[in-house]
Context: one part of a larger RNA
């Protein structure tokens, strides 16, 4: 010096990206317990007190005897428990064991699952909601086929996709791409029919025609999409209003500097002595937005972030002790 363990005056997060690490707390009994809430929870919320030994006395229960019939009394033993007095120590769950707590916001409802060996999560799953296919010789899957799986199941079923508890909702667009349905008509291959270059062959032409395409409709919890420019109110500003270009339709309800905001450390308020932080509000949304789900949400979380209390060698600022390793000396 390093590794492991341990102690520390005063201060108490000043350390640091960040309380990382450590410390605090801890069992049981009694008291007490807020906001919020889906009334179940939250909750061991929080916050207090007690805990060992001896003695006295009370109560409850069990059991046995006596009184001998009293809803009882009494005696003995045992189990539990209340109160009081006393005793010892710094300390009585004396060691071991054994939660630090509270508040705000984001995300995901929850218990679960996952990258064996850098990621445990906001990712996956989930119950629930919804769309599509399928009437069974079904649909979907494997296979060249026979056949097999789903299933010895039958639409309250099976298969495929999306969203993801619950509450409240889920707006407009079918022009594009897809899917579904229809189709008098148009287009359209081979085969077939007919014609044909003097006969045959090859070739050429015409006719007929399936699916498909055209055409006509439907469909967005299908893939997806959801504008611009002017003017206008008796201060100013703004524009309920009007005009215009244009689209398939021009973003509704909500939410919003957000896990999404470039400018940006936006502006205002709260928090701090001081805040590119956090929370609340505003809306000028570079580029929010409704099952590619929007917005809320109790409970839950080794999730993300901010604050407070307690606590501490994280730090001010180091020091000591114990065990080990290396260097050095012999």
């Nucleotide at each position: 010096u390093c590794c492991g363990u341990u102690u520390u005056a005063g201060g108490g997060a000043a350390c640091u990206c960040g309380g990382c690490a450590a410390a605090u707390u801890a069992g049981c009994c009694c008291c007490g317990u807020a906001c919020c809430u889906u009334c179940g929870g939250u909750a061991u919320a929080a916050g207090g007190g007690g805990u060992c030994c001896c003695u006295a006395c009370g109560c409850u229960c069990g059991u046995a005897g006596c009184c001998c019939u009293a809803u009882g009394g009494u005696u003995g033993c045992g189990a539990g428990u209340a109160u009081a007095g006393g005793g010892c120590g710094c300390a009585g769950u004396g060691a071991c064991u054994a939660a630090g707590g509270g508040g705000g916001u984001c995300c995901g409802a929850c218990u679960g699952u996952u990258u064996a060996a850098c990621a445990a999560a906001a990712a996956c799953a989930c119950a629930a909601c919804u769309u599509u296919c399928u009437g069974c010789u079904a649909g979907c899957c494997u296979g060249a086929a026979a056949a097999g799986g789903u299933g010895u199941g039958u639409a309250c079923a099976g298969a495929a996709g999306g969203u993801g508890a619950c509450g409240u909702c889920u707006g407009c667009c079918c022009a594009g791409u897809g899917c579904c349905a229809g189709u008098a008509c148009u287009u359209c291959a081979a085969a077939c029919u007919c014609c044909u270059u003097u006969c045959c062959a090859a070739g050429g032409g015409a006719g007929c025609u399936a699916a498909g395409a055209g055409c006509u409709g439907g469909u967005a919890a299908a893939c997806g999409g959801c504008g611009g420019g002017a003017g206008u109110a008796a201060c100013u500003a703004u524009a309920a209003c009007u005009c215009u270009c244009u689209u398939a339709a021009g973003g509704u309800a909500g939410c919003g500097a957000a896990a999404u905001g470039c400018c940006u450390u936006g502006c205002c308020g709260u928090u701090u002595g001081a805040a590119u932080g956090a929370c609340g509000g505003c809306c000028u949304g570079c580029a929010u937005g409704a099952a590619u789900g929007g917005c809320g949400u109790a409970a839950c979380g080794a999730g993300a972030u901010c604050c407070c209390c307690a606590c501490u060698g994280u730090c001010c600022c180091a020091a000591g002790a114990c065990g080990g390793a290396a260097u050095c000396c012999c």
Molecule: large-subunit ribosomal RNA, domain IV
Organism: Nanobdellota archaeon